[in-house]
RNA sequence: GGCCUCAUCGUCUAAUGGUUAGGACAACGGGUUUUCAAUCCGUUAACCGGAGUUCGACUCUCCGUGAGGUCA
Numbered sequence: 001g002g003c004c005u006c007a008u009c010g011u012c013u014a015a016u017g018g019u020u021a022g023g024a025c026a027a028c029g030g031g032u033u034u035u036c037a038a039u040c041c042g043u044u045a046a047c048c049g050g051a052g053u054u055c056g057a058c059u060c061u062c063c064g065u066g067a068g069g070u071c072a
Base pairs, nucleotide, nucleotide: 001071002070003069004068005067006066007065010025011024012023013022018055027043028042029041030040031039048064049063050062051061052060
C1' cells in the first nucleotide's frame, strides 16, 4: 500500500428500516438475616464522528477516525 471484518451502558453482548435501544455482570437503593455471605426486588447508565437516501436510520450508502485479520 491492496482486500476483508468490526465499533452499542463501566465491561461483555443482542436488536427484519418503525423497540420505551433489550439481556448478563458490575455499581447504587431496598427486602430477607443478629451480622456477613447467598438470594429476591428495584434504579441509574449506551448506538465512534460527519454527510446522504428514506415518511422514518443503531440498521442502508459515502467519507473520515480507531481496532483486528490477511496478502505484498